About this RNA: This is a predicted structure of a 100-nucleotide RNA (c-di-GMP-I riboswitch aptamer) from a Planctomycetota bacterium. It was read from a public genome assembly, where an Rfam model found it. Rfam family: c-di-GMP-I riboswitch aptamer. Its family is annotated with cyclic-di-GMP binding in the Gene Ontology.

RNA sequence: UCCCGACAAUAGCAAACCCACGGCGACGUGGGGACGCAAAGCCAUGGGCCAACAUCGCGCUCCCCCAAGCCAGAGCGAUGGUGGUCGCCAGGUUGCCGAA
Numbered sequence: 001u002c003c004c005g006a007c008a009a010u011a012g013c014a015a016a017c018c019c020a021c022g023g024c025g026a027c028g029u030g031g032g033g034a035c036g037c038a039a040a041g042c043c044a045u046g047g048g049c050c051a052a053c054a055u056c057g058c059g060c061u062c063c064c065c066c067a068a069g070c071c072a073g074a075g076c077g078a079u080g081g082u083g084g085u086c087g088c089c090a091g092g093u094u095g096c097c098g099a100a
Stems, first nucleotide, its partner, number of pairs: 004098002012037002017032006035087001041093003045090003048085004053080006060073002
């Protein structure tokens, strides 16, 4: 120096949940709170997941009716671009400590 990571040390971050604010939403910011974290620091570049929107499809409801269909509604699925998430994985980049 690199790999590595200890029931070492010093410091640090903060999931769920609650409150406030922002956002159509995923979610973000601040406060409280700690499940965890050796990069749980930073970067949405690739994949994953998530969101609202648009288009298309499906069945249902509504409407109408002799009947079928159109329109409308929420739901589900696919596609698209736009976003969100680095505490999902990979990649990039910076960094504290030092037992084996």